[in-house]
RNA sequence: AUGACGUUAUGGGGAGAGACCGCGGAAAGUGCGGGCGCCGAAGGAGCAAACGAACAGUGAAUCUCUCAGGCAAAUGGGACUCAUAACGGACG
Numbered sequence: 001a002u003g004a005c006g007u008u009a010u011g012g013g014g015a016g017a018g019a020c021c022g023c024g025g026a027a028a029g030u031g032c033g034g035g036c037g038c039c040g041a042a043g044g045a046g047c048a049a050a051c052g053a054a055c056a057g058u059g060a061a062u063c064u065c066u067c068a069g070g071c072a073a074a075u076g077g078g079a080c081u082c083a084u085a086a087c088g089g090a091c092g
Stems, first nucleotide, its partner, number of pairs: 005088009018036001020034004037071003043067001044065003050058002
């Protein structure tokens, strides 16, 4: 000195899924309650191949489950992704 890649921070992009009934209220929205219906991209949980003498065990996800979360708009959250910066840093 190159800088794959990783972490953090800031800014940008960022999907899916619902209405009904009751209460209250002038109405709307919000809120509360009800019983259903759904979503999958916070988080969480589960597992294949493979490794293992065998058992046990390890074992990924944008797969599965849906505990949590979410389902008018707004707000917020949001896997992932782009840019910049800092730190670290394989290879050469």
Molecule: Glycine riboswitch aptamer
Organism: Sporolactobacillus kofuensis